[in-house]
């Protein structure tokens, strides 16, 4: 230099053929139980704004296609692998 794969909440990791992003688990916070703890069980958990209903933004980054993009197209960055 060329080719391929990967990039999603604090972490791992789902999301079908483009149609409710963050399922599920862990971690964390609150509660129950206990003399107290551990274990177990219940609830909450992307960000900002709003009294609230709700609104807006966010899938590495920047564009494009589309009524609509984690998904398709182009470029860039980072990691891994292969070829030279």
């Nucleotide at each position: 230099g060329c080719c391929g794969c990967u990039g999603u909440g604090g972490u791992g990791g789902a999301a079908c053929u483009g149609g409710c992003a963050u399922a599920c688990a862990c971690a964390a916070g609150g509660g129950a139980c206990u003399u107290a703890a551990a274990a177990u069980c219940c609830c909450u958990c992307g960000a900002a704004g709003g009294u609230g209903a709700c609104u807006u933004c966010a899938u590495a980054c920047g564009g494009g296609u589309u009524c609509g993009a984690u998904c398709c197209c182009c470029g860039u960055c980072a990691g891994c692998g292969g070829c030279a």

The RNA shown here (transfer RNA) has 84 nucleotides and comes from Angelakisella sp. Its mean pLDDT, the model's own confidence on a scale to 100, is 81. It was read from a public genome assembly. Its Rfam family is "tRNA". The family's RNA type in Rfam is transfer RNA. From the family's description: Transfer RNA (tRNA) molecules are approximately 80 nucleotides in length.